Notes
Transfer RNA from Brevibacterium sp. SMBL_HHYL_HB1, 72 nucleotides, folded computationally. The source organism's lineage runs through Bacteria, Bacillati, Micrococcales, Brevibacteriaceae and Brevibacterium. The sequence is in RNAcentral, with records from ENA. Its Rfam family is "tRNA". Gene Ontology term of the family: triplet codon-amino acid adaptor activity. About the family: Transfer RNA (tRNA) molecules are approximately 80 nucleotides in length. Their secondary structure includes four short double-helical elements and three loops (D, anti-codon, and T loops). It is annotated as a transfer RNA.

RNA sequence: ACCGCUCUAGCUCAACGGCAGAGCAUCCGCCUGUUAAGCGGACGGUUCUAGGUUCAAAUCCUGGGAGCGGUG
Numbered sequence: 001a002c003c004g005c006u007c008u009a010g011c012u013c014a015a016c017g018g019c020a021g022a023g024c025a026u027c028c029g030c031c032u033g034u035u036a037a038g039c040g041g042a043c044g045g046u047u048c049u050a051g052g053u054u055c056a057a058a059u060c061c062u063g064g065g066a067g068c069g070g071u072g
Base pairs, nucleotide, nucleotide: 001071002070003069004068005067006066007065010024011023012022013021018055026042027041028040029039030038048064049063050062051061052060
């Protein structure tokens, strides 16, 4: 330099173009003699960024950024 993949909650990851979710973590409660485990609930998001397409974009298209891998 070129090619490919990835980027969504604090972390690990889901999500036919049509409500952004799960597990873990955190907090509150239940249970227990206490803790842990278990159970219920709450909190938590500018979906990397700037545009485009569309009635509607996390999702499709283009530029940029970051990370990983490959080729030379």
The coordinates come from a structure-prediction model, not an experiment, and the mean pLDDT is 81.